[in-house]
Background:
The prediction has a mean pLDDT of 84. This is a predicted structure of a 91-nucleotide RNA (c-di-GMP-I riboswitch aptamer) from a Syntrophomonadaceae bacterium. The model forms 95% of the base pairs in the Rfam consensus. It was read from a public genome assembly, where an Rfam model found it.
RNA sequence: GGACUUAAAGGGCAAACCUGCUGAAAGGCAGGGGCGCAAAGCCAGGGAUCUACGUCGCGCUUAUCGCGUGAUAAGACAGCCGGUUGCUAAA
Repeated sequence: GGACUUAAAGGGCAAACCUGCUGAAAGGCAGGGGCGCAAAGCCAGGGAUCUACGUCGCGCUUAUCGCGUGAUAAGACAGCCGGUUGCUAAA
């Protein structure tokens, strides 16, 4: 000095679940909680996934309205993949 081997120390983050707020929903925020995490830091211009207020199609309806149903991201998610920056260092 290196590690896609791994110990320790100091710290860090925080799943499910509960409460409150928020959103059409997915989800988000705050408090509790702690399953886990060496990038569980950051990035939603790539892929995957989730949602569908609205929009469009179809069906019911004489028709509007309405109801049902399918598609759709401009919404969400980085604790799915990916991109990017990076701390400690015994053996």